[in-house]
Order: sequence, then C1' cells, then structure tokens
RNA sequence: GGGGCUGUAGCUCAGUUGGGAGAGUUCUUGAAUGGCAUUCAAGGGGUCGUCGGUUCAAUUCCGUCCAGCUCCA
Repeated sequence: GGGGCUGUAGCUCAGUUGGGAGAGUUCUUGAAUGGCAUUCAAGGGGUCGUCGGUUCAAUUCCGUCCAGCUCCA
C1' cells in the first nucleotide's frame, strides 16, 4: 500500500426482503429471610463508530473517513 470481517446499553451480544431499538449480565430501589447469599418485581442507562447520499421513513441500502482483527505484498 491492497483485500476481507467487525463497530448496537458499563460488559457479552441479538436484531438487516427498510417502519416497535432489544436479551443476558451489571447498577439502583422494593418485597421475601434474623442477616448474608439467593429468588421475585419495578426502574435507570443508547445521538445503533463519524460524516454525507437515496427514501415519506435508515441500526438496516450506497459512499467517505475513523478504530480494531485478519490475509497478501
């Protein structure tokens, strides 16, 4: 320098024939227990990597850039 893959909640990830942003875990609060552990319930937490394009509408399609991994040279 070139090719490929990935980027979504604090963490691990799902979600793409375009229309509701989610699961587990963590955190907070409450209940059960004499207490811890544990279980249950409720809640908080996200500009879906950046910028732009297409579209009535983009996590999803297209392009650029950034970061990580990997292959070739």

About this RNA:
This is a predicted structure of a 73-nucleotide RNA (transfer RNA) from Candidatus Desulfovibrio kirbyi. Taxonomically the source falls in Desulfovibrio (Bacteria, Pseudomonadati, Desulfovibrionia, Desulfovibrionales). Its mean pLDDT, the model's own confidence on a scale to 100, is 81. Its Rfam family is "tRNA".